[in-house]
RNA sequence: GCGGUUGUAGUUCAGUGGUAGAACGUGCGGUUGUGGUCCGUAAAACGAGGGUUCGAUUCCCUCCUUCCGCU
Numbered sequence: 001g002c003g004g005u006u007g008u009a010g011u012u013c014a015g016u017g018g019u020a021g022a023a024c025g026u027g028c029g030g031u032u033g034u035g036g037u038c039c040g041u042a043a044a045a046c047g048a049g050g051g052u053u054c055g056a057u058u059c060c061c062u063c064c065u066u067c068c069g070c071u
Stems, first nucleotide, its partner, number of pairs: 001070004007064001010024004018054001026042005047063005
C1' cells in the first nucleotide's frame, strides 16, 4: 500500500428499514440485628461525518478504531 473483519449501557452480548433490549454491574428503597441472598425501582449506549428513504443501529460513501490476511 491492497483486501477482509469489528465498533450498541460500566462489562459481555441481542437487535437484517418503523418504541433501542437482556444478563451482570451501579444508585435508591424494602426484607435482615449487620452483611450477603431475595424483591421493587431508577440512571445509563447505537465510533465520527455525509448520502438514500416518509422513516436508518440496520442500506451506500468517506474517515477513525479492533483483529486477520496479502505484498
RNAcentral holds the sequence, with entries from ENA.
Predicted 3D model of a 71-nucleotide RNA (transfer RNA) from Candidatus Pacearchaeota archaeon CG10_big_fil_rev_8_21_14_0_10_32_42.
Model confidence (mean pLDDT): 82 of 100.